[in-house]
Context: one part of a larger RNA
RNA sequence: GCCAACGAGUUAGCUGUGUGUAGCUUAUUUAACUCCUUCGGGAGGUAGGUAAAGUGAAAGCGAGGAUUAAUAGUCCGCAUAUUAGUUGAUAGCUUAUAGCUAAUGACUGAUGGUUUUUUAAACCAUUGGCUAUAUGCUAUAUGCUAUUAGCUAAUAGGGCUGCACACACUAGACCCGAAUCCGGGUGAGCUUACCAUGAGCAGGGUGAAGCGGCAGUAACAUGUCGUGGAGGCCCGAACCCACUAGCCGUGCAACACUAGGGGAUGACUUGUGGUAAGGGGAGAAAUUCCAACCGAACUCGGCAAUAGCUGGUUCUCCUCGAAAUAGUUUUAGGACUAGCCUUAUGUGUUAAGUUGUGGCGGUAGAGCACUGGCUGGGGUGGGGUGGCAUUGCGUCCAUACCCACGCCAAUCAAACUCCGAAUGCCAUAACGUAUUUCAUAGGAGUCAGACCGUGGGGGCUAAGCUUCACUGGUCUAAAGGGGGAAAGCCCAGAUCUCAAUCUAAGGUCCCUAAAUCUAAGUUAAGUGUCAAAGGUGGUGUUAUAACUUAUACAACUAGGAGGUUGGCUUAGAAGCAGCCAUCCUUUAAAGAUAGCGUAAUAGCUCACUAGUCAAGUUGUUUCGCGCCGAAAAUUUAACGGGGCUAAAACUUAGUACCGAAGAUGAGACUCUGAACCAUAUGGUUCAGGGGGUAGAGGAGUAUUCUAUGCGCAGUGAAGCAGUACCGUAAGGAGCUGUGGAGUGUAUAGAAGUAAGAAUGUUGGC
Numbered sequence: 001g002c003c004a005a006c007g008a009g010u011u012a013g014c015u016g017u018g019u020g021u022a023g024c025u026u027a028u029u030u031a032a033c034u035c036c037u038u039c040g041g042g043a044g045g046u047a048g049g050u051a052a053a054g055u056g057a058a059a060g061c062g063a064g065g066a067u068u069a070a071u072a073g074u075c076c077g078c079a080u081a082u083u084a085g086u087u088g089a090u091a092g093c094u095u096a097u098a099g100c101u102a103a104u105g106a107c108u109g110a111u112g113g114u115u116u117u118u119u120a121a122a123c124c125a126u127u128g129g130c131u132a133u134a135u136g137c138u139a140u141a142u143g144c145u146a147u148u149a150g151c152u153a154a155u156a157g158g159g160c161u162g163c164a165c166a167c168a169c170u171a172g173a174c175c176c177g178a179a180u181c182c183g184g185g186u187g188a189g190c191u192u193a194c195c196a197u198g199a200g201c202a203g204g205g206u207g208a209a210g211c212g213g214c215a216g217u218a219a220c221a222u223g224u225c226g227u228g229g230a231g232g233c234c235c236g237a238a239c240c241c242a243c244u245a246g247c248c249g250u251g252c253a254a255c256a257c258u259a260g261g262g263g264a265u266g267a268c269u270u271g272u273g274g275u276a277a278g279g280g281g282a283g284a285a286a287u288u289c290c291a292a293c294c295g296a297a298c299u300c301g302g303c304a305a306u307a308g309c310u311g312g313u314u315c316u317c318c319u320c321g322a323a324a325u326a327g328u329u330u331u332a333g334g335a336c337u338a339g340c341c342u343u344a345u346g347u348g349u350u351a352a353g354u355u356g357u358g359g360c361g362g363u364a365g366a367g368c369a370c371u372g373g374c375u376g377g378g379g380u381g382g383g384g385u386g387g388c389a390u391u392g393c394g395u396c397c398a399u400a401c402c403c404a405c406g407c408c409a410a411u412c413a414a415a416c417u418c419c420g421a422a423u424g425c426c427a428u429a430a431c432g433u434a435u436u437u438c439a440u441a442g443g444a445g446u447c448a449g450a451c452c453g454u455g456g457g458g459g460c461u462a463a464g465c466u467u468c469a470c471u472g473g474u475c476u477a478a479a480g481g482g483g484g485a486a487a488g489c490c491c492a493g494a495u496c497u498c499a500a501u502c503u504a505a506g507g508u509c510c511c512u513a514a515a516u517c518u519a520a521g522u523u524a525a526g527u528g529u530c531a532a533a534g535g536u537g538g539u540g541u542u543a544u545a546a547c548u549u550a551u552a553c554a555a556c557u558a559g560g561a562g563g564u565u566g567g568c569u570u571a572g573a574a575g576c577a578g579c580c581a582u583c584c585u586u587u588a589a590a591g592a593u594a595g596c597g598u599a600a601u602a603g604c605u606c607a608c609u610a611g612u613c614a615a616g617u618u619g620u621u622u623c624g625c626g627c628c629g630a631a632a633a634u635u636u637a638a639c640g641g642g643g644c645u646a647a648a649a650c651u652u653a654g655u656a657c658c659g660a661a662g663a664u665g666a667g668a669c670u671c672u673g674a675a676c677c678a679u680a681u682g683g684u685u686c687a688g689g690g691g692g693u694a695g696a697g698g699a700g701u702a703u704u705c706u707a708u709g710c711g712c713a714g715u716g717a718a719g720c721a722g723u724a725c726c727g728u729a730a731g732g733a734g735c736u737g738u739g740g741a742g743u744g745u746a747u748a749g750a751a752g753u754a755a756g757a758a759u760g761u762u763g764g765c
Base pairs, nucleotide, nucleotide: 001765002764003763004762005761006760011171012170013169015168016167017166018165019164020163021162022161023160024159025158027050028049029048033044034043035042036041054061055060064076065075066074067073080156081155082154083153084152085151086150087149088148089147090146091145092144093143095141096140097139098138099137100136107129108128109127110126111125112124113123114122115121116120174312175311177309181302182301183300184299185298186297192276193275194274195273196272197271198270199269200268201266203235204234205233206231210227211226212225213224214223215222239263240262241261243260244259245258246257278294280290281289282288287296315700316699317698318697319696320695325338326337327336328335329334339446340445341443342442343441344440345439346438353431354430355429356428357427358426359425360424365419366417367416371413372412373411375409376408377407379405380404381403382402383401384399385398386397387396449475450474451473452472453470454469455468456467457466458465480491481490482489495668496667497666498665500664501663502662506658507657508656509642510641511640515655517654518653519652520651521650522649528644534628535627536626538625539624540623543620544619545618546617547616555612556611557610558609559608561585562584563583566580567579568578591606594605595604596603669690670689671688672687673686674685675684676683677682701754703751704750705749706748707747708746709745710744711743712742719738720737721736722735723734725732726731
C1' cells in the first nucleotide's frame, strides 16, 4: 500500500416542550400496596399530581388583583362557541270570548241661518234618540315570531392520561485523540552520595623535612658534603577519563571505532554487601542523576478526566433552501438573542412593483452670504528704510519692504453654506397577484467570506492591500457557452431522453463549427499582438493665409558697387575683437554687412537684382492612423499557434451563417394548485414549478431477530459464480453451474441496522 472483517446520535429519567394518534371529559390519572391469575395479565387502591382563577416582590386578597392619599388613571385578568330540542319570562302580532267607552257612519227627529219666483226643496250650523259594525281600552285563553334565562344532546375547542416521533435538559451522551491533576504501590542490579569490608597502580625521574660529618658562631644562626625518601611532584604502561580530528550516522553500536589527547600515590580507581524514594532522595551544582528522552520516575487506580480544538461519522429518491450581518460577551477561529432557511397551522390582498398626490432631507453639483484658506491690483492708515531742508522733535517727498482695514477682480473647503438636485425614505389612493405579506408554534444552520461594479475613508487616488456603504452582481452553494488555459469577468440558471429547429455572449483563412462576405476608407509600423511625459519634414484629412504666366518656389548663369580702410579704440581693427553712429551716391540690385575666413588685408558665400527655365509654391491649422521614447534573468515566450498586408489589422455601414445543458419542438417522470370523475385516496384535464453546500421536511430500500398466517427445500436450502429481465433509485426476480442444510414471503414489532476515508483496530498478502 491493497484486500477482508470490525468501526461512530445510543440508553435511562415520577424531567420539559411540541406534533400525530387513542381513551375519558359525570375533569383526568393512579403510586406504594392488596387480592386473583390460564403467569400473558386482570380487579382493587384517590395518598399524590395536572387542570378547573387570577394577581402581587411578598404577606396576602380574590372575579378580581397590583400600583396609589385616591373610589381617578394605568397594567395584568374575569362569562367556552355553534347547531338542535325543551321549559320559563318579557315584548309584539293573529284569532276567540267577556266587559267598558262612545268619536264615526247609516236611519230618524228638533231648532236656527242662507239661496232659489213660491209650496217646497237643497245646503250649513247646533242638538236629541235608537241600532249596528269597526276601532280603542281592560281581562282571559290559544297559536306564531323575536329576545333572554335554565336544562338536555351533538360537534368543535379546552382539560387529563397512554403510545409513537422530534428536540431540549441531566447523565461518558455521536466516535477516537491529549499534555495534565490526585491516591495506593514498585524501583538505587543504571546512576548519585554515604557506610562496612577487600583489591589494584610496570618502569623511570626529581630529591622536601629530619639526621650525620665538616666549616662557622661567644652560643645560636648560617653554609657545604653526605644520608634520607617527602609530594592532590615530573615522564610514562595497566587502570580511569573523554580534549581534537576522522569515520559511522536504516551504524558493529539507541553514542561505537581509528589516530592522537588528559589523570595515572590520589579530592585515585575498583569488587562485594548495605543505606537514602518521588510534594522525595542524591548532587565538587549541569535542572544533573534516580533502570536507554526526569522542571518532578515507573505502575495501577480515580478514568470513558476534560478538550470552545483537529480528524472521522456507513443506503436511496423527492420538495424547499441559507449565512459569513447587528447587539452583548475575560469576547474576538466560542457562545446567546435578533436577522436570513425550513415544517405545520392560521390570516386573506395584505408583500414586491408601477402611477398619482402630500410630506422628510442638506448629499452630488454649485456658491462665497457666514466660518476659515488663498492670488493679483489699486486705496487709506501705521511701521521700517532712504532723501532734501531743518539745532532738534515734528513736517515734506520717495518706496520691488512689513502690518492692518475696507474696495475691485479671481478662487478653495470632510468637520463652510445664501442655495440645491437625481436616487431614496414615509404616508395615502388606485392598479397589481405572485406558491406574496403578516402571526403563532416545532427544527435548524450561519457569526473566517471572496472578487467585480459604483460612492467614500486609510495607503502613494500603491497592492490579488485594508475598511464601510449600495440588503448591487456573481462565486460560495452553479454545471453549460465565451474569455488560449481560468471560483468571483461576459452570456446563460442543467428533472430525464432525442443524429430536430432558433438564438445569446463570442465568432466565421487553417488548427476549429461558421464569410478568404459586400461597400468605402486608413495603416506599412507585423502597428495590430503591453506603457508615459516628451519628440516626429511618416502618411491621410480639415480650414485658412501669402506668392504666382506682370513667370512664383527650387536649380543654374551673371552681378552683389562707389564715398570708405565710416569714426573711435588698437601694435593692427580694412563690413565681420570691442564702442558709437548706421548716412549719402551709382544703380536692375547690392547691409557702413547675416556667416566662414586673415596677424591685419586678401579670399568664399548670404541678403538683394537681372536672365534662363517652366507650373504651381510656401506658411499656419483640425482630426485619423503610424514612428521614436521601449533594458532581465533555462527557450521564441507581450496574437492560443500556424500564419496574415487593396488583411486573416483598424474605422464606418450592411447582409448571411456558426454558436449553450438558454428558447422552441416531440416524448417521459415528479411536485404544487384548480376543476371534474370517483372516493382505494386514485384517475383525467388545465396552469405553474423541478441547479444546489450548511440545513429543514417527505417517501422508501436493505440487514438481524420476534410474533402470526401461508409456503419452499437431498427430485438440492443459504452462500458463491455467470447472465441479454424488472424498478427513478436504494434494490428485486428468473435461469445455469457450484454448494450440501436450511430458508422465503405477507402483516406487525424490536434493533449491536447499511462503510472509503478517522497518521482508525485486527488478520492476510

A computed fold for a 765-nucleotide part of an RNA from a Patescibacteria group bacterium, annotated as large-subunit ribosomal RNA, domain II.
Taxonomically the source falls in Bacteria candidate phyla (Bacteria).
Model confidence (mean pLDDT): 80 of 100.